[in-house]
Context: one part of a larger RNA
RNA sequence: GGCAAACGGUGAAUGCCUUGGCACACAGAGGCGAUGAAGGACGUACUAGGCUGCGAAAAGCUACGGUGAGUUGCCAAGAAACUUUGACCCGUAGAUUUCCGAAUGGGGCAACCCACCAUAUAGAGAUAUAUGGUAUCCUAAAAAGGAAGCGAACCCAGGGAAGUGAAACAUCUCAGUACCUGGAGGAAAAGAUAUCAACAGAUAUUCCCAAAGUAGUGGCGAGCGAAAUGGGAAAAGCCCAGUUAGAGAUAGCUUAGAGGAUAGUAGAAUUGGUUGGAAAGCCAAACCAUAGAGAGUGAUAGUCUCGUAAACAAAAUCCUUUAAGUGGUACUAGACUAACGAAAGAGUAGGUCGGGACACGUGGAACCCUGACUGAAUAUGGGAGGACCACCUUCCAAGGCUAAAUACUACUGUGUGACCGAUAGUGAACAAGUACCGUGAGGGAAAGGUGAAAAGAACCGCGGAAGCGGAGUGAAAAGAACCUGAAACCGUUUGCCU
Repeated sequence: GGCAAACGGUGAAUGCCUUGGCACACAGAGGCGAUGAAGGACGUACUAGGCUGCGAAAAGCUACGGUGAGUUGCCAAGAAACUUUGACCCGUAGAUUUCCGAAUGGGGCAACCCACCAUAUAGAGAUAUAUGGUAUCCUAAAAAGGAAGCGAACCCAGGGAAGUGAAACAUCUCAGUACCUGGAGGAAAAGAUAUCAACAGAUAUUCCCAAAGUAGUGGCGAGCGAAAUGGGAAAAGCCCAGUUAGAGAUAGCUUAGAGGAUAGUAGAAUUGGUUGGAAAGCCAAACCAUAGAGAGUGAUAGUCUCGUAAACAAAAUCCUUUAAGUGGUACUAGACUAACGAAAGAGUAGGUCGGGACACGUGGAACCCUGACUGAAUAUGGGAGGACCACCUUCCAAGGCUAAAUACUACUGUGUGACCGAUAGUGAACAAGUACCGUGAGGGAAAGGUGAAAAGAACCGCGGAAGCGGAGUGAAAAGAACCUGAAACCGUUUGCCU
């Protein structure tokens, strides 16, 4: 030095675990904001820091309910206190709510600076302090009301790419996508035929299945890609563009009832022996069950704890629904009936030129939208039926409203998983959008596990300490660098070989 074995060190894999995630289902909610939001800064405890809560009334104040013995949030003890004269905690309604932020008196390098007006107080006064007010825009006026800003996706509208594909590339594609902007709602948009169809008929819109990768379109390349019709979901129709008169339905509002939400109440039934550190295991004998879902408890518990089934409960606020009242000079909209009269949407339809959009790239290209120029008819009329004409059929544009079926989930509750189990699952199970990096936009980690219980090792010895040896705790040192503790790597001892 090599090989082998044993025993160690280091190291963190693996196994087991789960406080956290992920994906859904069903309900709810679908907004917050000048009564100052979202988000922050700074404060606030017996407290030095972080998190949570709160706001100079500051881990809190008041009232009303619930509950009933402990409590003063967490890391995290200690001190000092509170509490059956009902604390803490939970729910509802209030009070307070610094400064910044739409930020709104003016300014500003956010959390700061400086004003004016009115009132009050102090002062002889200059002034100081306190409280309230003072931005802009809109609204046939304004002594009032509204807007603004934020928010995950869904929706509508105005703009609108490129990488890419075409095996290059220009028409084309990607794609009216991404992205930007504006606007709204719990949904939005669309919507009651100037629609389809084809000689038979249907009858608003929206969504799904089929028709169908069909008919078409296409440097007829790559690709793009319908509709009629059939079957389903859901269904709902109306108003204005005339006058006069009558009449009193609905929305709305008030009251009452019912149901629900926001705290809760109560909830059956087991003992003994045995192994063990511990019984829920095993043995034996019982019991409950509208409850043998689940979780916890020193190992695996229907009968130990929390729960579960079935059943109850609200002073206060809110939601849904029903009934009654009210409702015409009313806050607003305005159904209906009768009479008379008739009415029925013009720079519109259409045309030419140029674009866009229709599955349809100009094509034989209708239909739809319109930038320019033009420009009808008026129901004896007009549009459409894919150039165009005739016949036929069908509908009535140029005004408006409309629930449901459909889309989405930042958020709340309940539940589920041939979803993950700490290099996984969210980036984040831990002080995580933290530490750290970057001028900035932005980028962005690592890091879980003693034990049933701290019982977290008193005391003694060595040492400056770290630590070690005893002692003690514990079922076990599992000893805090703490469950298990593989391998690489580093050693010690022994044997063999050289």
The part of an RNA shown here (large-subunit ribosomal RNA, domain I) has 498 nucleotides and comes from an epibiont metagenome. RNAcentral holds the full RNA, with entries from SILVA. Its Rfam family is "Bacterial large subunit ribosomal RNA". Its family is annotated with ribosome and structural constituent of ribosome in the Gene Ontology.